[in-house]
Context: one part of a larger RNA
Parts: sequence; structure tokens; C1' cells
RNA sequence: GGCACAGGGUGGAUGCCUUGGCACCAGGAGCCGAAGAAGGACGUCGUAGCCUGCGAAAAGCCUCGGGGAGCUGGCAAACGAGCUGUGAUCCGAGGAUGUCCGAAUGGGGGAACCCGGCUGGGGUCAUGCCCAGUCACCCGCACCUGAAUAUAUAGGGUGUGUGGAGGGAACGCCGGGAAGUGAAACAUCUCAGUACCGGCAGGAAGAGAUAUUCCGUGAGUAGUGGCGAGCGAAAGCGGAUGAGGCCAAACCGUAUGCGUGCUAAAGCUGUCAGGCGUUGCGUGUGCGGGGUUGUGGGACCCUCUUGAAGUGGCUGACACCGCUUCGGGGAGUGAGAAAGCCGUGUCAUAGCCGAACCGCAUUGAAAGGCGGACGAUACAGGGUGGUAGUCCCGUAGGCGAAAUGGCGCGGCCUCCCGGAGGGGAUCCCAAGUAGCACGGGGCCCGAGAAAUCUCGUGUGAAUCUGGCAAGACCACUUGCUAAGCCUAAAUACUACCUGGUGACCGAUAGCGGACUAGUACCGUGAGGGAAAGGUGAAAAGUACCCCGGGAGGGGAGUGAAAUAGUACCUGAAACCGUGUGCCU
Repeated sequence: GGCACAGGGUGGAUGCCUUGGCACCAGGAGCCGAAGAAGGACGUCGUAGCCUGCGAAAAGCCUCGGGGAGCUGGCAAACGAGCUGUGAUCCGAGGAUGUCCGAAUGGGGGAACCCGGCUGGGGUCAUGCCCAGUCACCCGCACCUGAAUAUAUAGGGUGUGUGGAGGGAACGCCGGGAAGUGAAACAUCUCAGUACCGGCAGGAAGAGAUAUUCCGUGAGUAGUGGCGAGCGAAAGCGGAUGAGGCCAAACCGUAUGCGUGCUAAAGCUGUCAGGCGUUGCGUGUGCGGGGUUGUGGGACCCUCUUGAAGUGGCUGACACCGCUUCGGGGAGUGAGAAAGCCGUGUCAUAGCCGAACCGCAUUGAAAGGCGGACGAUACAGGGUGGUAGUCCCGUAGGCGAAAUGGCGCGGCCUCCCGGAGGGGAUCCCAAGUAGCACGGGGCCCGAGAAAUCUCGUGUGAAUCUGGCAAGACCACUUGCUAAGCCUAAAUACUACCUGGUGACCGAUAGCGGACUAGUACCGUGAGGGAAAGGUGAAAAGUACCCCGGGAGGGGAGUGAAAUAGUACCUGAAACCGUGUGCCU
């Protein structure tokens, strides 16, 4: 030095474990914010740091409930000082306080800092100083004021509005909008109206009355397509849900502006008599009534038909018409108007009750073994010194709320109410619209025979004997009524809360993060971004003695075990010593 065996060191694989993740299901909830959010800075406990909580009233204050013996949050003990059956700690509901920054909003600013005005208060002889409140901008509304310029307007000011501003995971709508890629190259095409950027909103959004929407099917069909790559419907059928409403216009009334007319025609509900006259007529605007449709509808005219009371229509009589109230009917916080209050039920936000087992031996320890019992509307699960229906927490089942909130029902309350038939002369039925031309976009549809939908520019109709559509266009036939508005549910999503599930992971896995994690660290910055779990049933964490300056070790002791000693379960391999044997 090599080989073999044995026993160690180093190292942290493997096995086992799980406090943490991942995916999904069901229910709830679906916004927060100038009444100052989200997110932070700095403080705050008797004792340093970090986390959690909280805010100078600072691990907390008040009230009302729950609960019932210990408590003063965690790492994390110790000491000190206290609280508590006059009910603490703890849990829930409501309230109070809530520094500074941050939309940040009195002004400034290099966020968490600096400097002010006004009102009131405190302090001082007085100033400085302190406390409370208030002071940004924009918008709407009301009022005041008010230029060039007479009326006016712009502008300025005051008051007022739980008006705006900022934040938020995905889902939504709108405006912009790629490329890698595929086409085995590449340009039309595709990727894709995707990613991304901007704006805005809601619990859903958008769309929507011939409703619309979603799922399955139709169907990878019909189509489209350098007829390449690819893209890719609809009707129908079966289900989910289920809802329809309101205006504009014609016409009537009223108020008002303008024009016209000027004493008499017309008008003032009808008849007769009287009276009136800034009435009337035309036109514009506001308000009220009316009206809402495609078997066209409505206005307008005529006919029939609802109760009672009051009142009006120049005066009187009769008739007629209108308005109000009551009766009668219908509806409702939901689109069709909009506020609540009371009662009741139910659910949520704390909780409560909750069955049934002992013995023997083994063991450090029994829940495993043996023996004999019991409960079960409960044998889901977890814990307890090994594997527990009957030990503990629970589970099945049942019960419970002072306060706040959700939902349902009822009442108060609020709102609405004529209908039918006939006539067809007149009027209305949404205009820079429809259509058309040119240029785009979107539809299964890439300009194609290219309808339908939509945008830009230009042009530019008709009112029911009107228009649009039925895939160029025309005829016939049929369907439908554009150019106004609103509309739940079925649908999408999950940051958040509760419960549950897994042929999901088990510490190089699973979220980047099971642990002081978006931390340490890196970067000027945008940004990038770790490593790191396990003693034992219980600290019982080795009193005391010895060696050593210490580190560390040897005894002793604890423990079932210390080769379980905090560098701690198991403890593989590489790698490094030691001992023995053999060889050289």
C1' cells in the first nucleotide's frame, strides 16, 4: 500500500409522520371609500426583539348577550405586580376612541415630514406654545353679484348634496390591438379580436318583447377556405327559466311667448232668453289628460252599459260632460311611482344537551391479547404513553338570541282602474332616419350572384293605397311593423365566509412560502427571489463529582431507550480514521 471482515466518524438519502398546500363540490356573500378606503409608517404590555391585536382612551374602553373557573395573546420561559362566583380571561352583536401617511383634500413636500389662515378654548404680565373644529378641486341645484355692451352673457361669490375623485381576485361591456406560431418556406389566411393597453360598471354585466338567454342535440353537418392550413353556423327537437311594461305623435285642456284681428261675425257644452269679450284664429314652448298597435292600432264621430255623496262648466231651467271623496276591483317596493312602520315565522352572526365498559395478564405505557358486558336516529373524524362505538372532544338527534342583518308571510301604508260595438270622410303612427353611391367592419360567408347587421363620407324618401324582410334583382305570395325607453329568472366568475370531498402532494414533493417568506439576499430601478420541518409519552433537557481556560468529554442520575442529550426519529451512499486477518 492492496483486499476482506468488524466497529466508528462524516453525511443526510430512505422509511414513517404532518401544522401546510393543490384541485373540486354545496351553501352564503359579492363590494370598500371624503362619516377618509385598500395599503402602510410610527407607537402601544412592568422587562430587549419579532409576530398578532390595538391606537396617546393604544394585547385595550362601554353596553347587551353567551359561557362558567381560572386568567394577564404567540415565539417563551422566568421574575414582578395584579384580576376573578359582586362571574374575570374567552366568544358574539352594537357602540366609543382611532397618532401620522396614503384619493389625501388648508399650503408645501424627497409618503409617514415641514409651514399656515379663521372660529372657540387652555396657558402666560405678554409673545412664543397647546387643544378642538374648519379651510383642496370638479359637478348638480338654489340664490346673490356682475364686464367689454343697453337688455344680457362670460366671470366672481354664498349656501347645499352619506354628489364625484381612490382601491378591488376573476367574471362583464366599450375603445384600441400585436407577434412567436400553423400553413412543414411565405404574402391572402391562421394564431386572434387572443395576449396586452385604456375607459366604465354590477353582483352579475350585456342583450331583451315576434322576447331574450343558457345546456344537450342538430354537427364537425350546411357552408366558407392560397377550396391550402384551417375556420365553422342556423332552423328544428329535448330540457333550464319564465314577464312583460312605459312613452313620442294625432286630439283635448291649461299656462305662457309671438303674429293676426278690433267691436261684429266667429267663440264661451246643447236648447231658449240675457250677458261677456286682451274672448277668438294661427304658431312655438312647458305642464296635465289621451294613446301604444300588425286579426293594423290610435285620434275623431255615433250607439249601449256601474252604485252613492259633494262640486264645477258666464246667469236661470232641463239635459249632458268633467273633477273630488266613499264604495267595488286590481297591484306593489320588481321594469311598469315611491317611502317606511308593526306583527309573525325562518336563517345567519356566540352557544347548549347529547347513549353505552369493566376485569385479568403482558408492557415504560393498552386502545393490542384473553374473559365477560352494554349503546347505536350516534361504528364520520380527531385525541389520549401501541390498534378505543362505550376515556376525552365530538358524531346522530334535539334545543337556543338581549342585539344586528337577510329572506318569507300578514297588516298598516302607497299606487292604478272604465268596457263593448259600429263608422271609414279627415288626422297621427319616431328624419338628416330608411334607402341609395363609395370606402370599411361584422356575420359559417376571405367581394363572391352577397342578402341581412353595422360604421365613415355624400345624397336623401314615404305615413297604412305607408314601409321592411323572405340570400343579388323583378313579379306574385307570405311574414313583420325600423329609426324612443325600461325589464327580473334561467347564464359567467370567486378575492372573501362556512361546511364537505379526493385511485391529489407529503418537506428537492405540494403554493415561491408547513419554519422570522414575498422574509433574508441581489438589483439605481422596474424587478428577481431562496434555504430552512421531526428529542421524548412527559423536559423528567443530565443535580453532584472528575479532566479541561473553554469547547468538549468521563462518571453519576433521568428515561422503555441517551449510538433519543436540544449539532437530538430512522440514519443509505460517496468520503475519512481504527482494529483484526491475509498478500506485497
Predicted 3D model of a 584-nucleotide part of an RNA (large-subunit ribosomal RNA, domain I) from Streptomyces fungicidicus.
Its Rfam family is "Bacterial large subunit ribosomal RNA".
Taxonomically the source falls in Streptomyces (Bacteria, Actinomycetota, Actinomycetes, Kitasatosporales).